[in-house]
Annotation
Model confidence (mean pLDDT): 82 of 100. A computed fold for a 71-nucleotide RNA from Parcubacteria group bacterium Gr01-1014_38, annotated as transfer RNA. Rfam family: tRNA. Lineage of the source: Bacteria > Bacteria candidate phyla. It was read from a public genome assembly.

């Protein structure tokens, strides 16, 4: 320098054109003399900027950041 891949809640992963989802964490209640286990409800996310569409996380270009490969 080229060529490729990946970006989603605090963490690790799903989703793929119409509402973003679970486990763990975090918070509140129940339960328990207390803790821990256990239940039951909350809040938190689509890197960033354009492009197509009626509409983008999802397609396309571009940046940035990580990762592989070639040089």
């Nucleotide at each position: 320098g080229c060529g490729g891949g990946c970006a989603u809640a605090g963490u690790u992963u799903a989703g793929u054109g119409g509402c973003c989802a679970a486990a763990c964490g975090g918070c509140u209640c129940c339960c328990u003399u207390c803790c821990a286990a256990g239940g039951a409800g909350c809040a938190g996310u689509c890197g960033c900027g354009g492009g197509u569409u009626c509409g983008a996380u999802u397609c396309c270009c571009g940046c940035u950041g990580c990762c592989c490969g070639c040089u």